[in-house]
RNA sequence: UGGGGUAGUCGGAUAGUCGCUCUAUGUGAGAGGAAAGUCCGGGCUUCACAGGGCAAGAUGCUUCCUAACAGGAAGCCCCGCACUUACGGUGCGGGGGGAAAGUGCCACAGAAAACAUACCGCCCUGCACAAUAGCGGGGUAAGGGUGAAAAGGCGAGGUAAGAGCUCACCGCCCUGAUGGCGACAUCAGGGGCUUGGCAAACCCCAUCCGAAGCAAAACCAAGUAGUUCCGGUCGAAGCGGCCCGCUUCUCCCCGGCGCAUAUUGUGACGGGGGACGGAACGGGUAGGUUGCGCAGAGCCCAGUAGUGAUAUUGGGACAAGAGAAAUGACUAUCUAUUACAGAACCCGGCUUAUAGAUUACCCCACAUU
RNA sequence: GUCCUUGUAGUUCAACGGAUAGAACUGCCCCGUCCUAAGGGGUCAAUGCUGGUUCAAUUCCGGCCAAGGACACCA
Numbered sequence: 001u002g003g004g005g006u007a008g009u010c011g012g013a014u015a016g017u018c019g020c021u022c023u024a025u026g027u028g029a030g031a032g033g034a035a036a037g038u039c040c041g042g043g044c045u046u047c048a049c050a051g052g053g054c055a056a057g058a059u060g061c062u063u064c065c066u067a068a069c070a071g072g073a074a075g076c077c078c079c080g081c082a083c084u085u086a087c088g089g090u091g092c093g094g095g096g097g098g099a100a101a102g103u104g105c106c107a108c109a110g111a112a113a114a115c116a117u118a119c120c121g122c123c124c125u126g127c128a129c130a131a132u133a134g135c136g137g138g139g140u141a142a143g144g145g146u147g148a149a150a151a152g153g154c155g156a157g158g159u160a161a162g163a164g165c166u167c168a169c170c171g172c173c174c175u176g177a178u179g180g181c182g183a184c185a186u187c188a189g190g191g192g193c194u195u196g197g198c199a200a201a202c203c204c205c206a207u208c209c210g211a212a213g214c215a216a217a218a219c220c221a222a223g224u225a226g227u228u229c230c231g232g233u234c235g236a237a238g239c240g241g242c243c244c245g246c247u248u249c250u251c252c253c254c255g256g257c258g259c260a261u262a263u264u265g266u267g268a269c270g271g272g273g274g275a276c277g278g279a280a281c282g283g284g285u286a287g288g289u290u291g292c293g294c295a296g297a298g299c300c301c302a303g304u305a306g307u308g309a310u311a312u313u314g315g316g317a318c319a320a321g322a323g324a325a326a327u328g329a330c331u332a333u334c335u336a337u338u339a340c341a342g343a344a345c346c347c348g349g350c351u352u353a354u355a356g357a358u359u360a361c362c363c364c365a366c367a368u369u
Numbered sequence: 370g371u372c373c374u375u376g377u378a379g380u381u382c383a384a385c386g387g388a389u390a391g392a393a394c395u396g397c398c399c400c401g402u403c404c405u406a407a408g409g410g411g412u413c414a415a416u417g418c419u420g421g422u423u424c425a426a427u428u429c430c431g432g433c434c435a436a437g438g439a440c441a442c443c444a
Base pairs, nucleotide, nucleotide: 001365002364003363004362005361006360007359008358009357010356012334013333014332015331016330017329018328020030021029022028032340036351037350039349040348041347042346043345044213045212046211047210051244052243053242054241057208058207059206060205061075062074063073064072065071076096077095078094079093080092081091082090083089084088097204098203102202103201104198105197106196119144120143121140122139123138124137125136126135127134152170153169155167156166157165171193172191173190174189175188176187177186178185179184217290218289219288220287226281227280228279229278230277231276235249236248237247238246239245250275251274252273253272254270255269257267258266259265260264283443284442285441296318299316300315301314302313303312304311305310370440371439372438373437374436375435376434379394380393381392382391387424396412397411398410399409400408417433418432419431420430421429
């Protein structure tokens, strides 16, 4: 100097002319780091939020941060790669409750896929034989073979051959001690070993969780045409998926009967109709104000506490905002007609897209000293 | 804007985590006929894209992409 990787920042600037939206009317303000995807979490609003249980859903090593989260920080364990070096570290990437509660699945191949088992082989032995080969009985799981995966690994002893059969080391399980808030680590003792994989299969355990969403919702105005069905205590509606349990269920007219009484009142029953509530179809409107002067779990700078996420203290700045939708175009200069892309109630995250510029660190190549 | 649903041959649909992904219609070729049609035989053709879990993915779990649907108020 060039290229690549990781982490971060910016993502056109200045001046002029014309135009658009909003407006606090002042020579004011006017898209983003993702405004996107709508994948998580909240604020806010309504559903008349008693309570308990179930279902469904989400999360899943530990501790912490946070309003909350599937987000973030710091750690723990395992796996892979690279480097170092001597087997332990360092860096990068990935994974993380339970398979010893139960059920299920593991195609093909293979003797056997989880109640173990025996194709080749190895060993002992019976018959026959000169011997091999052969036919049969038994032992074995070291070796071969199959498979993604084969019933602890490896070495020694042992044995007819073998085998945790025995022993050392490693692994696994149990118990205890020490260190750590904890995940876990280290050490000691015991057990010959019982326990293959899959939970992004059902499931179990722990924790969390009401639903809908600004077309939520509140108020005002305008306009229209009703019809059918259901409901009155063996029922219906609601508690917003279900159950228990709880809450609500009002009034008028008519008929005969009973009782009190004789004008009438009351009780249950029956019938139809209306008000009331619910469902379906039909009908009407396509307006305004608020929610949304959106100044907040927000941003910038500095200090303090903390490894850090973050918390806290002090100071400072702060007007995009319509209701089918404004935020633009041209000219000049700067390498510049330049990426991805356009706010719709508001925040915190995640994910995805992104020309170019730039900062720090690392790697490679070339050149010079 | 918000909330849902679905992506498999050209079309309409199937498919326990294990097949060469199946069927019907369509297309192409052959037989059939004097020529067509019907019928018969053969053949082409697909899991939207991309990661992950698993020995193994159309199927299970993420992320993108595409298509479709619903949602106003009053009586």
Predicted 3D model of RNase P RNA and transfer RNA as a complex of 444 nucleotides. It holds a member of the Rfam family "Bacterial RNase P class A". Rfam classes the family as a ribozyme. Rfam describes the family as follows. Ribonuclease P (RNase P) is a ubiquitous endoribonuclease, found in archaea, bacteria and eukarya as well as chloroplasts and mitochondria. The prediction has a mean pLDDT of 76.